[in-house]
C1' cells in the first nucleotide's frame, strides 16, 4: 500500500412517529434501529424523483414538457479516514 476477520475500540442510523421548513420531491431536529468497512465529504458524470416559476395546448381551472430544485443509504468518480487477523 492492497485488503476486511465468528477481532477490538468506537462511529453512523433505514422504515416508522412527532415538530419545523418547502408548491413538491425532500431537508432538518428529537425519538427509533433496517442496515452500513467509508451508509464520511463533494452534485463532477450518469440514473432516479419533484414541477412552484416558465413554455405549449386546452378553456372554468385541466394536460404535456421542462431543473436553475432534490437524491452521496442508486451507480461511478474525486478527496479524506479507525484498527491490524490472514494473504
Nucleotide at each position: 500500500g492492497u485488503u476486511g476477520a465468528a477481532a477490538a475500540a468506537g462511529g453512523u442510523a433505514a422504515a416508522c412517529u412527532g415538530g419545523u421548513c418547502g408548491a413538491a420531491a425532500g431537508a432538518u431536529c428529537a425519538g427509533g434501529a433496517c442496515g452500513c468497512a467509508a451508509a464520511g465529504u463533494c452534485a463532477u458524470g450518469g440514473g432516479u424523483u419533484u414541477a412552484a416559476a416558465g413554455u405549449a395546448c386546452g378553456u372554468u381551472g385541466g394536460u404535456a414538457c421542462u431543473a436553475u430544485a432534490a437524491u452521496c443509504g442508486c451507480c461511478a468518480g474525486a478527496c479524506u479516514g479507525c484498527c491490524g487477523a490472514a494473504a

This is a predicted structure of an 87-nucleotide RNA (c-di-GMP-I-GGC riboswitch aptamer) from Candidatus Atribacteria bacterium UBA6251. Lineage of the source: Bacteria > Pseudomonadati > Atribacterota. It was read from a public genome assembly, where an Rfam model found it.